[in-house]
RNA sequence: CGGGGCAUGGCGCAGUCCGGUAGCGCACACCUUUCGGGAGGGUGGGGUCGCUGGUUCAAAUCCAGUUGCCCCGA
Repeated sequence: CGGGGCAUGGCGCAGUCCGGUAGCGCACACCUUUCGGGAGGGUGGGGUCGCUGGUUCAAAUCCAGUUGCCCCGA
């Protein structure tokens, strides 16, 4: 320098192919249960998707640029 992959609540991931307004598990708070704790059950809070711009009625998803990490090649 060229090519490719990954980036989504505190953590680990799904959703991207085919655009329809973000979900699961763990963790956290409260309630229930217990003599108490743990396990179990219920409810709730928390992210607008690495960043910027574009297309669109609508973008995590499509397009362009860019940042970080990893891999391959030179």